[in-house]
A computed fold for a 485-nucleotide part of an RNA from a Chloroflexota bacterium, annotated as small-subunit ribosomal RNA, 3' major domain. Its mean pLDDT, the model's own confidence on a scale to 100, is 85. NCBI's taxonomy places the organism under Bacteria, Bacillati, Chloroflexota.
Context: one part of a larger RNA
């Protein structure tokens, strides 16, 4: 120079207080240690691992683990030799397949006939290894941390190590910006340029929309319904471009700055609100099983094919959810309003059957056109009256559906019975500051199906609280000791 202090002095952040609703305590689902076990395939392990790599383990995946089988190999180049009616197609016989054994059909193309293209079979060169090392590594990524830092060029001090710019006075979200200085510039960062959303304008008009005009079905028929047809683009909207916000305007404060309080207008303020973005660097952090790669090691196997098991095991820890214990609720009936996706081996209407999972059915749709599709909490009507119950739904019997070659081990839904634990959770611990938190549903991606209660996205309803910065945690600048580097 730096780290570091239970050292000071200014400042930040849901850090803390304030507040709201949660974990710790019951079922369950899920990950991990543990245990087991032929295997229970690997990797992630304080923050920053544990609903993490898995945006989909019954076979497959699968990388293990038993057992059966192959060797030039499931796969790539290349040589040399021998075969072939090139490829491929049936049948059969062992057998769980794979593998092995035998038999039939099927005589192309090109050729300067030597051959070549293409299988096979012997041999070689190679091939394969999700085998080690992430302490050889590239790529990626996670953290401090969206924190305001980090540094350089030339000057100047200094024997040097460095310093000084960057410090100070004031200010912000910000090393923002202003003043002032032996420093004067500049880069990397921050902000802005980019997307989304909030308001207006212009251009456009089908699938979308219908004030107005007319025409047509329907019916509880002279009013109401249906965008059904012409029409039409004014609303709604989807794309496209424009505008608008800059502390610009007034007042006060301030060093007359830079900037801060207050106002006006505004749909919108002082970065509007969301997102992408993540400076030098830190942890020998993660990842050789995403891929790439130097070493090594394995080569009738540490490769490769296959049948079944495993990865779903269970005394017990623990992380993260879900549903719950109820009355601001439960249950019946009635009745309303989204966004955003998705669909052609696909989504699949109406109608029929089934209590129901779902079966038949096949219209529309490559979809602002048709479907998935009933939003739910929400209104209104009834019903249960505080009880382990008309809470709760765990568990287990029966009997059932749908995908799959196949649900024994291991799917998942429906009816019908059964109905546990659970009365608000000790020590401790988490998230959130506004359309956020709680809280209702919807919807995708994987994907045959699904163990989704998970992950990511979407609108619906909608709050409380913040005096204040002593402490608790992290962090930024200056200053101070130091036997540390």
């Nucleotide at each position: 120079u730096g780290a570091c202090g239970g050292g000071g002095g200014c400042c930040c952040g849901c850090a803390c207080a304030a507040g709201c609703g949660g974990u710790g305590g019951a079922g369950c689902a899920u990950g991990u240690g543990g245990u087991u076990u032929a295997a229970u395939u690997c990797g992630a392990u304080g923050c920053a691992a544990c609903g993490c790599g898995a945006a989909g383990a019954a076979c497959c995946u699968u990388a293990c683990c038993u057992g059966g089988g192959c060797u030039u190999g499931a796969c790539a180049u290349g040589c040399a030799g021998g075969c072939g009616a090139a490829a491929g197609c049936c049948c059969u016989c062992g057998g769980a397949a794979a593998c092995g054994g035998g038999g039939g059909c099927c005589c192309u193309c090109c050729u300067u006939c030597g051959g070549g293209a293409c299988g096979c079979c012997u041999g070689c060169a190679c091939a394969g290894g999700u085998g080690c090392u992430g302490c050889a590594u590239g790529g990626c990524u996670g953290u401090c941390g969206u924190c305001a830092g980090c540094u350089c060029g030339u000057g100047u001090c200094g024997u040097g190590a460095g310093a000084u710019g960057u410090u100070g006075g004031g200010u912000u979200a910000a090393g923002u910006c202003c003043c002032g200085c032996a420093a004067c510039g500049a880069g990397c960062g921050c902000a802005a340029c980019c997307c989304c959303u909030g308001c207006c304008c212009c251009g456009u008009g089908u699938u979308g929309c219908c004030c107005g005009c007319a025409g047509c079905g329907g019916c509880g028929g002279u009013g109401c319904c249906g965008g059904c047809u012409g029409g039409g683009c004014a609303c709604u909207u989807g794309c496209g471009g424009g505008g608008g916000a800059c502390u610009g305007c007034c007042g006060g404060c301030g060093a007359c700055a830079a900037g801060c309080c207050g106002g006006a207008g505004g749909a919108a303020g002082g970065u509007g609100g969301g997102g992408a973005u993540g400076a030098c660097g830190u942890c020998a952090a993660g990842u050789c099983a995403u891929c790439a790669u130097g070493g090594u090691c394995c080569u009738g196997a540490u490769g490769c094919c296959c049948a079944g098991g495993g990865c779903u095991a269970c005394a017990c820890a623990c992380g993260u959810g879900c549903u719950a214990c109820a009355a601001u609720g439960g249950c019946c009936g009635g009745u309303a309003c989204a966004g955003a996706g998705g669909g052609u081996g696909g989504c699949g209407a109406a109608c029929c059957c089934g209590c129901a999972a779902g079966g038949g059915g096949g219209a529309g749709c490559g979809a602002a056109u048709c479907c998935c599709a009933g939003a739910a909490a929400g209104c209104c009507g009834g019903u249960c009256u505080c009880a382990g119950u008309u809470c709760g739904g765990a568990u287990u019997g029966c009997g059932g559906u749908c995908u799959g070659c196949a649900a024994c081990u291991c799917g998942a839904c429906c009816g019908c019975a059964u109905g546990a634990a659970g009365g608000u959770g000790g020590a401790a611990u988490c998230g959130c500051u506004a359309g956020u938190a709680a809280u209702c549903g919807c919807g995708c991606a994987u994907c045959a199906g699904c163990u989704a209660c998970g992950g990511c996205g979407c609108g619906g309803u909608g709050a409380a609280u913040a005096c204040g910065u002593u402490c608790c945690c992290g962090g930024g600048c200056c200053u101070u000791g130091u036997a540390c580097a």